[in-house]
The prediction has a mean pLDDT of 77. A computed fold for a 383-nucleotide RNA from an Acidobacteriota bacterium, annotated as Bacterial RNase P class A.
RNA sequence: UGAGCCGGCCGGGCAGCCGCGGUGCCUUUCGCGGCAUCGAGGAAAGUCGGGACUCCACAGGGCAAAGCGCUGGGUAACACCCAGUCGAGGCGACUCGGAGGAAAGCGCAACAGAAAGCAAACCGCCGAUGAAUCCCUAGGGGAUCACAGGCAAGGGUGCAAGGGUGGGGUAAGAGCCCACCGGCGAUCCGGGUGACCGGGUCGGCCAGGCAAGCCCCGCUUGGAGCAAGGUCAAGCAGGAGAGAACUAUGAGUGGCCCGCUCAGGUGCGUUGCACCGCUCUCCGGGUAGACCGCAUGAGGCGGCGGGCAACCGUCGCACCAGAUGGAUGGCUGCCGCCCGGCGAGUCCGGGUACAGAAUCCCGCUUACAGGCCGGCUCAUUGC
Numbered sequence: 001u002g003a004g005c006c007g008g009c010c011g012g013g014c015a016g017c018c019g020c021g022g023u024g025c026c027u028u029u030c031g032c033g034g035c036a037u038c039g040a041g042g043a044a045a046g047u048c049g050g051g052a053c054u055c056c057a058c059a060g061g062g063c064a065a066a067g068c069g070c071u072g073g074g075u076a077a078c079a080c081c082c083a084g085u086c087g088a089g090g091c092g093a094c095u096c097g098g099a100g101g102a103a104a105g106c107g108c109a110a111c112a113g114a115a116a117g118c119a120a121a122c123c124g125c126c127g128a129u130g131a132a133u134c135c136c137u138a139g140g141g142g143a144u145c146a147c148a149g150g151c152a153a154g155g156g157u158g159c160a161a162g163g164g165u166g167g168g169g170u171a172a173g174a175g176c177c178c179a180c181c182g183g184c185g186a187u188c189c190g191g192g193u194g195a196c197c198g199g200g201u202c203g204g205c206c207a208g209g210c211a212a213g214c215c216c217c218g219c220u221u222g223g224a225g226c227a228a229g230g231u232c233a234a235g236c237a238g239g240a241g242a243g244a245a246c247u248a249u250g251a252g253u254g255g256c257c258c259g260c261u262c263a264g265g266u267g268c269g270u271u272g273c274a275c276c277g278c279u280c281u282c283c284g285g286g287u288a289g290a291c292c293g294c295a296u297g298a299g300g301c302g303g304c305g306g307g308c309a310a311c312c313g314u315c316g317c318a319c320c321a322g323a324u325g326g327a328u329g330g331c332u333g334c335c336g337c338c339c340g341g342c343g344a345g346u347c348c349g350g351g352u353a354c355a356g357a358a359u360c361c362c363g364c365u366u367a368c369a370g371g372c373c374g375g376c377u378c379a380u381u382g383c
Base pairs, nucleotide, nucleotide: 001379002378003377004376005375006374007373008372009371010370012335013334014333015332016331017330018329020039021038022037023036024035025034026033041354045365046364048363049362050361051360052359053225054224055223056222060258061257062256063255065221066220067219068218069217070084071083072082073081074080085099086097087096088095089094100216101215105214106213107210108209122155123154124151125150126149127147129146130145133143134142135141136140163181164180165179166178167177168176182206183205184203185202186201187200188199189198190197191196229292230291231290232289238283239282240281241280242279243278249263250262251261252260264276265275266274267273268272300317301316302315303314304313305312306311336352337351338350339349340348341347
């Protein structure tokens, strides 16, 4: 100097005029007038995870279903975060991970290839035997053809073809045997909390891929959701059906089962009848108003301490939106930053990202003009 990798921050400022929402105070001439103060995000987005909170209900057990899946730690919790291990990519800084099980079972794999899970022969290698021809050194051997049988070492196809290299052996071959290497199994030693890493000995054991296909194993999980839920006011119009207590039956938050809980009284009366109430189902009518929930929090900022870190502890400081047809705006001027032009000057022109809370919080994912800071890697060059 160039090219990269990782992390953090900002993303507009000042002034004037007019206009908004919350809260507090004053004033009320009852007009909401005046004053003070506060007032959208790093993602408020997507609704993908986890919870807090509320209700269902005497909240339990099981099945189904769903999720997660290496180890240790963090957290209210998680599929998140941190630190590691292993694997893949990269020269590297780093990035990504779909990371338990394929000899429990089922299933899938286009094309090419003989063959893609228990096999298989396209080109080939060997070849008993046969037949005829040819050659010769006339013992027989060799060449050619057919072919019983043997082989998977060589070549081809493919992402991948039953470990690799070398030697022995064989009719030709093959872990058939041997040496070394690789994988697998057993066992022992060392390091580590652990995942795992390193090493020794023995064994010829040498059986691909996909489980983000079903599945197996381990762990976790009630349901619904602020339109949750509650208070007040107002208003209408009720009707029909089923069920009822020892067992049994009906109903109850939820897909099923078990458990659990709730489920009649009064009058008359010979069986029974009537009235009111309870649970569920169906049809129909009325209401959509006001208030609470509603923002003090697993919260924010700063100091100190512990920890590699995520984070934890402690002390201090401040309170920092709460709307409900839904608040932050409009105009003007100057400045900042970026881009372009040119006659190069206190010039001209253009631009200034993604984007708006609605119960709240912790994450993940996605979008983002431009600018600043820090650390690290590689290449080149100079001293």

NCBI's taxonomy places the organism under Bacteria, Pseudomonadati, Acidobacteriota.